A computed fold for an 86-nucleotide RNA from uncultured Methylobacillus sp., annotated as c-di-GMP-I riboswitch aptamer. It was read from a public genome assembly, where an Rfam model found it. Its Rfam family is "c-di-GMP-I riboswitch aptamer". Rfam links the family to the GO term cyclic-di-GMP binding. The prediction has a mean pLDDT of 87.
RNA sequence: AUCUGUAAAGGGCAAACCUCGCCGAAAGGCAGGGAAGCAAAACCACCGGUCUAAAGGAGAAAUCCCAUGACAUCGGGGUCACCGGA
Repeated sequence: AUCUGUAAAGGGCAAACCUCGCCGAAAGGCAGGGAAGCAAAACCACCGGUCUAAAGGAGAAAUCCCAUGACAUCGGGGUCACCGGA
């Protein structure tokens, strides 16, 4: 440097769910608890996908459209990395 995750050590992360908590229009995020799982479940919205629809647009209204908002634990891609093995 490349490939790899059978076993081990030190460990790491944390789904659902919960909360007189905080941010947000919402989706969602943060914090605390929790632990289904994860060898990149570390980081990045680049491609596809999904969620939301405030502002804006359409409409008589109901409502519909729309990402510049999100999801990295939906898939792909990119970047960096611990331990062991070859």